Predicted 3D model of a 102-nucleotide RNA (SAM riboswitch aptamer (S box leader)) from a Chloroflexota bacterium. It was read from a public genome assembly, where an Rfam model found it. The organism belongs to Chloroflexota, within Bacteria. Its Rfam family is "SAM riboswitch aptamer (S box leader)". About the family: The SAM riboswitch is found upstream of a number of genes which code for proteins involved in methionine or cysteine biosynthesis in Gram-positive bacteria. Rfam links the family to the GO term regulation of gene expression.
RNA sequence: UGCUCAUCGAGAGCGGGUGAGGGAUCGGCCCAAUGAACCCGCAGCAACCCCCGAAGCGUCGGGAAGGUGCUAAAUCCGGCAGGUAAACCUGCAAGAUGAGGG
Numbered sequence: 001u002g003c004u005c006a007u008c009g010a011g012a013g014c015g016g017g018u019g020a021g022g023g024a025u026c027g028g029c030c031c032a033a034u035g036a037a038c039c040c041g042c043a044g045c046a047a048c049c050c051c052c053g054a055a056g057c058g059u060c061g062g063g064a065a066g067g068u069g070c071u072a073a074a075u076c077c078g079g080c081a082g083g084u085a086a087a088c089c090u091g092c093a094a095g096a097u098g099a100g101g102g
């Protein structure tokens, strides 16, 4: 860097450094000097990998030492398609995360 599969309305923040942006993209709407992004420390959430037990099919129950991930708002909402319009719903795309293999 592209491929396959699974998940995405739950959950969980303080301190120090620094100092103006951030929420992927576009539109909207938000967050931000009562401190954005980033870095460091500590803490936490969750349970993909992982560990234990049961079952026999790829499920259920338990755990959290390790590898990731995450700790504003539904992936913040929408964009494409269908349901006549609005509202709303469903699906797709895109994105994110993990695991696997190239």
Base pairs, nucleotide, nucleotide: 001102003100004099005098006097007096008095013042014041015040016039017038021031022030023029026078027077028076043071044070045069048067049066050063051062052061053060054059075094080091081090082089083088